[in-house]
Context: one part of a larger RNA
RNA sequence: CGCAGGAGGCUUGAGGGGGGCUCACCUUAGUACGAGAGGACCAGGCGGGACCAGCCUCUGGUGUCCCGGCUGUCGCGCCAGCGGCACGCGCCGGGUAGCCAUGCUGGGUCGGGAUAACCGCUGAAAGCAUCUAAGCGGGAAGCCCACCCCAAGAUAAGGCCUCCCACGGGGACAACCCGGUAAGGGCUCGGGAAGACUACCCGGUUGAUGGGCCGGAGGUGGAAGCCCAGUAAUGGGUGGAGCUGACCGGUCCCAAUAGCCCGAGGA
Numbered sequence: 001c002g003c004a005g006g007a008g009g010c011u012u013g014a015g016g017g018g019g020g021c022u023c024a025c026c027u028u029a030g031u032a033c034g035a036g037a038g039g040a041c042c043a044g045g046c047g048g049g050a051c052c053a054g055c056c057u058c059u060g061g062u063g064u065c066c067c068g069g070c071u072g073u074c075g076c077g078c079c080a081g082c083g084g085c086a087c088g089c090g091c092c093g094g095g096u097a098g099c100c101a102u103g104c105u106g107g108g109u110c111g112g113g114a115u116a117a118c119c120g121c122u123g124a125a126a127g128c129a130u131c132u133a134a135g136c137g138g139g140a141a142g143c144c145c146a147c148c149c150c151a152a153g154a155u156a157a158g159g160c161c162u163c164c165c166a167c168g169g170g171g172a173c174a175a176c177c178c179g180g181u182a183a184g185g186g187c188u189c190g191g192g193a194a195g196a197c198u199a200c201c202c203g204g205u206u207g208a209u210g211g212g213c214c215g216g217a218g219g220u221g222g223a224a225g226c227c228c229a230g231u232a233a234u235g236g237g238u239g240g241a242g243c244u245g246a247c248c249g250g251u252c253c254c255a256a257u258a259g260c261c262c263g264a265g266g267a
Base pairs, nucleotide, nucleotide: 001153005164006163007162008161009160010159011158015150016149017148018147021049022048023047025045026044027043033038051107052106053105054104055103059101060100061099062098066094067093068092069091070090071086072085073084074083075082076081111145112144113143118138119137120136121135165266167179168178169177170176184262185261186260187259188204189203190202191201192200209255210254211253212251213250214249215248216247218244219243220242225238226237227236228235229234
């Protein structure tokens, strides 16, 4: 820009893409078959590998400052208690969310249709024979459908539902131009398991959107101070203590204020 008014939702699926794997074992059955050795079709069941997708309950990884421990040194006057630096975490032990795999869940199927090689029925040409010449069956991990995804710029531009209205001025009064609006949209602001930007999604005081605060979960692992025991190192008690990012909630304390712009009149 188009899709013959302007909008907001929900869709159909022309067409395209993806997927499509495989093994072992058990039963049938030591049956059919076979002198024996050996050893099935068919049918049913149960585990596994690789691959793919999603996810974080579990098992683990990371988790740059969430908690604790430790060394040297410097600082806060000293003790105690803390802080800085030692990596662009000083080192070490753990670790929430998120993101991950080595972890978890799921997938290939089933089924229908038309076929290939091939196997047939009926059957002439050619009194026989012949799956073929007319006709009719069966038959693949393959093909079409079925499953998952994209999809109306599918310009043949589809469908359904809902909303807004037929405004004012100009005009060789149905083209067209100008203007303010409607439904609605955008800007903007607070944000987001959305994200390179954009887009997308949610929220904006009639509000829990982010922060703070409060409660909880989870993590760390027993704070400081004081008391007790011990000459002391240290231990015990107060007390599963103190501290605590992202998690789950609550609460208008702070910040989403105030506002601006666009947008039909139906050839």
Molecule: large-subunit ribosomal RNA, domain VI
Organism: Fervidibacter sp.